A computed fold for a 159-nucleotide RNA from a Bacillota bacterium, annotated as c-di-AMP riboswitch aptamer (ydaO/yuaA leader).
The prediction has a mean pLDDT of 77.
It was read from a public genome assembly, where an Rfam model found it.
The source organism's lineage runs through Bacteria, Bacillati and Bacillota.
RNA sequence: AAUGAACCCAUGCUGAAUCGCCGCGUGAGCGGCGUACGGGGGAACCAAUUGCGCCAUGCCGCAAUGCGCCAUGGCCGCCGGGUGAAUCGCGCAAGCGACGGGCCUUCUCCCUAGGUCCGAACCCAGAGCUAACCCCGGAAGCGAGUCAAGGGGGGUUUA
Repeated sequence: AAUGAACCCAUGCUGAAUCGCCGCGUGAGCGGCGUACGGGGGAACCAAUUGCGCCAUGCCGCAAUGCGCCAUGGCCGCCGGGUGAAUCGCGCAAGCGACGGGCCUUCUCCCUAGGUCCGAACCCAGAGCUAACCCCGGAAGCGAGUCAAGGGGGGUUUA
């Protein structure tokens, strides 16, 4: 000097996801009721125009063992919808670009600049907005962080 690992940095970071009470358990933890904080459905007004396909069942009809209309159910196949920053384009691919999001530098916010990381996953089953009203979540995971700002606001403290 390079590479790998561990520890600290955590009074830190992403996220709505914190906190309290009770019960069970030797403990790790599990269960219940609430909760900070979040999400969805749902009038009027305004806006919009009632998904498609396949399979099964039932009723009816017909040129009759098949077909057609309707109804119910199923699939999640196409389109579509929801939470989320997590989407679009080019490329055979590796990747690249646009755009979106987070972290770092000040007590805090915005803009600019620099550095750095992410752009997933899950769900629904046809739904705009939406007062009343109804329903649901309240997890999980982690080292982006060296050095270093400029401008404009706000707050606190002091004088």